Transfer RNA from a Candidatus Lambdaproteobacteria bacterium, 71 nucleotides, folded computationally. Its Rfam family is "tRNA". The family's RNA type in Rfam is transfer RNA. Model confidence (mean pLDDT): 81 of 100. The sequence is in RNAcentral, with records from ENA.

RNA sequence: GAGGUGUGGCGCAGUCUGGUAGCGUGCUUCGUUCGGGACGAAGAGGCCGGAGGUUCAAAUCCUCUCACCUC
Numbered sequence: 001g002a003g004g005u006g007u008g009g010c011g012c013a014g015u016c017u018g019g020u021a022g023c024g025u026g027c028u029u030c031g032u033u034c035g036g037g038a039c040g041a042a043g044a045g046g047c048c049g050g051a052g053g054u055u056c057a058a059a060u061c062c063u064c065u066c067a068c069c070u071c
Stems, first nucleotide, its partner, number of pairs: 001071006009025004019056001027043005049065005
């Protein structure tokens, strides 16, 4: 210098085609059980690595920047 990745605790989707932030797992509570596990139900937890810009509206588009990976 070129390319890629960064989104709840963990692993990922969503970006192309801007429009209320989702899935799995984990966690909490409840049911079931003698109890636990398993199973079922409900719930909490992120506003998207950071900053700025465009727009009525940005995880998504543009610019800069940070970390990591590859060449």